[in-house]
Molecule: Bacterial RNase P class A
Organism: Candidatus Zixiibacteriota bacterium
RNA sequence: AAAGUAGGAGGAGCAGUCGCGCUUUAGCUGUUUAGGUAAAGUGAGGAAAGUCCGAGCUCCGCAGAAUCGAGGCGCCCGGUAACGCCGGGGCGGAGUGAUCCGACGGAAAGUGCCACAGAAACUAUACCGUCCGUCACAAGCGGAUAAGGGUGAAAUCGUGGUGUAAGAGACCACGGCCGGCGACAGAGAUGUUGUCGGUGGGUAAACCCCGCCUGGAGCAAGGCCAAAUAAGGGAAGAGGAGUUGAUUCGCUCCGCUGUUAUUCCCGGGUGGGCCGCAUGGAACGGCCGGGCAACCGGCUGUCAAGAUAAAUGACUGCUGGCUUCGUUAUCGAGGUUCACAGAACUCGGCUUAUCUCCUGCUUUCCGA
Numbered sequence: 001a002a003a004g005u006a007g008g009a010g011g012a013g014c015a016g017u018c019g020c021g022c023u024u025u026a027g028c029u030g031u032u033u034a035g036g037u038a039a040a041g042u043g044a045g046g047a048a049a050g051u052c053c054g055a056g057c058u059c060c061g062c063a064g065a066a067u068c069g070a071g072g073c074g075c076c077c078g079g080u081a082a083c084g085c086c087g088g089g090g091c092g093g094a095g096u097g098a099u100c101c102g103a104c105g106g107a108a109a110g111u112g113c114c115a116c117a118g119a120a121a122c123u124a125u126a127c128c129g130u131c132c133g134u135c136a137c138a139a140g141c142g143g144a145u146a147a148g149g150g151u152g153a154a155a156u157c158g159u160g161g162u163g164u165a166a167g168a169g170a171c172c173a174c175g176g177c178c179g180g181c182g183a184c185a186g187a188g189a190u191g192u193u194g195u196c197g198g199u200g201g202g203u204a205a206a207c208c209c210c211g212c213c214u215g216g217a218g219c220a221a222g223g224c225c226a227a228a229u230a231a232g233g234g235a236a237g238a239g240g241a242g243u244u245g246a247u248u249c250g251c252u253c254c255g256c257u258g259u260u261a262u263u264c265c266c267g268g269g270u271g272g273g274c275c276g277c278a279u280g281g282a283a284c285g286g287c288c289g290g291g292c293a294a295c296c297g298g299c300u301g302u303c304a305a306g307a308u309a310a311a312u313g314a315c316u317g318c319u320g321g322c323u324u325c326g327u328u329a330u331c332g333a334g335g336u337u338c339a340c341a342g343a344a345c346u347c348g349g350c351u352u353a354u355c356u357c358c359u360g361c362u363u364u365c366c367g368a
Stems, first nucleotide, its partner, number of pairs: 001364010012319007020043007028035002045340001049351002052349005057218004062250001064249005070214005075089005090104001091102004105209002110207002112203003127149002129145006157175006176199010222275004232266005239254004281303001283302008320338001321336006
């Protein structure tokens, strides 16, 4: 100097003028459920995005039992209100490395699939080749073979030897892989090692098996107030309902011979206001302690949007950053809201978009 990798901070600042929303105070008018004035304070993010998870909160007259079904998770140990999240570790993989990724239980329960190519892709076979016989040392035919070659992501585990007509775990030695049992280390996943057995595969992000977990719906949840509605009409009707599905049992509520539970058809009224909705919380900041860390505990400080067709803005000046020119620096002049992008109940995560600056580490090159 270049390339990479991991992390942190900010997300322009100050002042003035005008314009919006909310809160508080003061006071004016006088009201459908109110409307003005003045002052002070305050007003969009690290992702507010995605709506993918988990909860707080709200409602559902079973958030009862059992059997199925459905969905989610899947190495170990911790963290957390919880999670499919976070931290640390193990194993496997990518990378020269710093680092990063993992949908990570089971293929010896069963079923399915492995296209094309290739002889052959589950209880495998012989295309080329090699050897033997017939024969001319040919061709053809017959037999043997899976060491060599080819195809492929993957083809009787690898190397060396014995042996053979030529070969082959056929046999031997040493290894690799898978599994069982034991010893040692560790909290554990696992690792090291000894011994025994096996050695044609892969795939469960295919069905499946095993283990664990799961009421449902959601702020357009839900609650209150006001207003309006034809004494609305017709048909069926003894059962109906109990917030994912099925069956059985139990329990509760409404209704039961008709105007009444419930279901269907035709038609009418309303669709307005307030609350929920504010930082009061698993909250945020600072310091200290424990812990590798995630995080936990103690002390202390702060309380900084609440719109409802949707406020949080516009202009001016200076400064900061970036950039262009003058001239290489200093300096000067000009340009530029300066990336991604805007709350809609709140919070913890994940994922995606993206500007500037700073720091650690890795690799390469050059120079001293």